[in-house]
Context: one part of a larger RNA
Parts: sequence; structure tokens; C1' cells
RNA sequence: GAACGAACGCUGGCGGCAUGCUUAACACAUGCAAGUCGAACGGAUAGCUUGCUAUCAGUGGCGCACGGGUGAGUAACACGUGGGAACCUACCUUUUAGUUUGGGAUAACUUUGGGAAACUAAGGCUAAUACCGGAUACGCUUUGCAGCUUGGCGCUGUAAAGGAAAGAUUUAUCGCUAAAAGAUGGGCCCGCGGUGGAUUAGCUUGUUGGUGGGGUAAAGGCUUACCAAGGCAACGAUCCAUAGCUGGUCUGAGAGGAUGAUCAGCCACACUGGGACUGAGAUACGGCCCAGACUCCUACGGGAGGCAGCAGUGGGGAAUUUUGGACAAUGGGGGCAACCCUGAUCCAGCCAUUCCGCGUGAGUGAAGAAGGCCUUCGGGUUGUAAAGCUCUUUCGGCAGGAACGAAACGGUCUUCUCUAACAUAGGAGGCUAAUGACGGUACCUGAAGAAGAAGCACCGGCUAACUACGUGCCAGCAGCCGCGGUAAUACGUAGGGUGCGAGCGUUAAUC
Repeated sequence: GAACGAACGCUGGCGGCAUGCUUAACACAUGCAAGUCGAACGGAUAGCUUGCUAUCAGUGGCGCACGGGUGAGUAACACGUGGGAACCUACCUUUUAGUUUGGGAUAACUUUGGGAAACUAAGGCUAAUACCGGAUACGCUUUGCAGCUUGGCGCUGUAAAGGAAAGAUUUAUCGCUAAAAGAUGGGCCCGCGGUGGAUUAGCUUGUUGGUGGGGUAAAGGCUUACCAAGGCAACGAUCCAUAGCUGGUCUGAGAGGAUGAUCAGCCACACUGGGACUGAGAUACGGCCCAGACUCCUACGGGAGGCAGCAGUGGGGAAUUUUGGACAAUGGGGGCAACCCUGAUCCAGCCAUUCCGCGUGAGUGAAGAAGGCCUUCGGGUUGUAAAGCUCUUUCGGCAGGAACGAAACGGUCUUCUCUAACAUAGGAGGCUAAUGACGGUACCUGAAGAAGAAGCACCGGCUAACUACGUGCCAGCAGCCGCGGUAAUACGUAGGGUGCGAGCGUUAAUC
């Protein structure tokens, strides 16, 4: 000098962009943060037009594995980068083929019970795109054979065995099943790279390799039995300490050093530890089970909970915001759709926390006024500064007007493709209704009036800027040198000056 997620002191007019628990991964009151579908299903309630509409708990489907938070753990194929082969992939796209025939239950409901509650037992009734058989099926799976080819488990043919389906409604769409391919997303393996300690020198027994069995979507000691005795290490194994990694950020001429807030990618975690279930997919934050600590309810028998989601509270701390608005936009989930949900998001609120912009007036004005300070008592300085005169009105306050962000979806018409044809659907075009949290905000206009708006640090040298008084090694200053013991430009006050300016100084850590 630069820089900061800063804090503290003094001061403080406006606007724009951005940031805002770095500490206790400490504990959490309250509200909200994941639902949706009646075009899968039977029912209940309400309304009346008595056969429709609306609402709702339940069965069922999809979603809840995304989005959001945090950085505790992790020195590791966790991350970055470059490669690899033995894999999976719901929804989506393309193509091919199919959607057949039966069955038994169960919730809701009802009856009777238990319980303080959470909840729960037994009997009875009923539906489905819930569940379970049979049929059929391919280029699917397993096994056998043959041929071709090869580094191969690859390709072709053939035989046997096995494996599907679901319907709904406005009748043309949405679905369902099997197979092949794509896209997307992921799992796995390897080379190299990024940290401190040797006052840590030896470490390892599923350990290193092989064979057989098992297991996985998949290679593999992943697991198991047997066999061999290997494997790593001074190019630092093992152990200890510290730490999420990266794109980046700060600094620097660069090399480098430091760092990893916000934004983006990856990883890990969700009160602590362990476990599986469901599912295409699970570290399953707002799922389940067990154990533990803590908190709450209890009729003492037993139950409930998990803010490292958004707000907010206590605590810790030098220190970090509102228990706000809206789904209008973007995106996500469900739905044919209308639409519903969305503390993601978009906005508003708070804070000079950072960066940027603007203002606090402009011109003129010497009687060099008064006052202050200094003085060699002549004067000097404050100082064109003020007053006065002439103007302007940004910003702020007041009044009036007033957006972009919103054209998609929808309606309607035309046309093209698909079709034997129509409709639907898809593409293109014309016309058109509605939809704004922010917000009566930005912006524009008008009237008034210099009116409402300047401080902070420093002045011995480094380092721009000096005098007087007070004090008298005292009180005090200080980044370093140092200053103060009676003439202190270094302490305190005043006048004057210098620097920066809605800020200015100080402090911490960094280059």
C1' cells in the first nucleotide's frame, strides 16, 4: 500500500447493487417448509331439480432419493484431471408386438370390546389400475447342441424349460405389458496431483495371491472353505495432529504466498450409535425399528419429540437481520385439464457491512465589518470567509399522473402433416378474454423555498500540516526512534493548518 462475511470509538442526508452466526454440528416455545389425483375404487355427508353436483376420511397411483441446510467427520479414489470395463436407469423419445381367461381377500363401513391418551382387539359386509392363478408371446432369461468368427462370454441357427398385462372417461384419448435402441442420471476400477510431524520405523492375518462355493445391477477377499506365504515401507509405510475438495477469491510486476464466506460442481452429515424395509433410485433432514442422552404429557399402566429448512427464542460471543408478502414471473411435484401445493424462488423489511453514484448550494461581494487568536502594539490572521445583492432547486418533504417485467397456458378462425375420411393430436399463422406480490414502486410533471443535510483523524522525524496558554519525569503520549524534571511545534486546551469525507480513525488475522 492492498484487501475483509469484520468488530470497536466518534459522527451520520439520499439512492442503486451486493453481503449478513466466521463462536456452541449448543438446546429449542410457536407457525409454516410435500403434496396431489374423483378421468383407478367402493363408500359417507351436504345440497336440491330424485339423478346429478360439491366436499371428505379410507383403499390405490405418482411424488416425497428433487429442491433447501450445515461442514461435524473424512488425508480418502473424498476431490481435481485424464483414462477404463464388468453394470443399472422411474418419468421422457423412437420402433415392434400385445392388452386374453379366471379367483380369493381386505380397508373404509357396521357390531361388540379394551385404553387417560397414543392407539388397538374380535365378528360381519364390499370395490378397484390393490393382490393371486391359468393361457399365449418375442430378437427376453436359463440350459443343451451345431456352425461362423475371435484376444473374447461375440454372431447365427435349433431344441427344451421359464416369465406379461388394467382399465378409465366426454369414444378418442390417457393408460397397462413385453422387447430393442436413445437420452438423462448414477454405481465401479486405475494413472497423476494438492499437508505438518521421524522427539512416530517398522506395519499387516481376510492380511497378499490362487481354486471351489456364495453374493451383487456389476469387476473384485465383497464373503466363506481349502491351499500357498505373501503384501506395504526411508521415493516415508504405520501412527499422531490438522483439514471438507475444486472452479475460484485476496495479494503480488511475476514466480509465488495466503485462503476456500456469498455463486457454481462434487463429497459427507441430519439429536448420538447401529440396522434394515419400501422403491427405478435411500447418508432416506421434516420415513420405520433397536439402544443411549435430553425434553415433554400421563389417570403411573404407558406414550410423544428431534430447526445443520424459513422466520423466531434462550445461550455462547467483539459480532451477524423480519415469528413479513406472493405464487405475478422462473423452476419443481401431482393432475387429461381446470387447478392445487411449493419459507425453492421472486419481492419487501433491518444494518454506512462492502462497492458505486449524488447532495449538503452557485455567482458576486473589501467597509478587508464584528468577534476569536497571535502580536515586536505598528499590525497580522481567521478571510470572499460572513453579512449584503443576484440566481438555481438535484436529493429530501408535499401534490398529481404512471409503467416494463405478461405472454404463454386458454377461447376462436385459417392452413399443413397424420387418415380412406372426420375428429383428436402435432407444427405454423391471424384475432382475442383474463392474469402483478413488488406497488400507486420505478419514472414523469407541478408548486414552494437556500430552505432539511459534515464530520473524523492528525500537525517532532518517518509523514502533508505551528503558535499561545496550562502542566512540570507529574498528569500523560507512543507504530519505531522517542517526548515530559519551568520558555514542551511530541502531554491537555484554544486559535490556525493538513489529510480524507458520509464517513474517519483504531484493532485482529492475510499478502
A computed fold for a 511-nucleotide part of an RNA from an uncultured bacterium, annotated as small-subunit ribosomal RNA, 5' domain.
Its Rfam family is "Bacterial small subunit ribosomal RNA".
Its mean pLDDT, the model's own confidence on a scale to 100, is 81.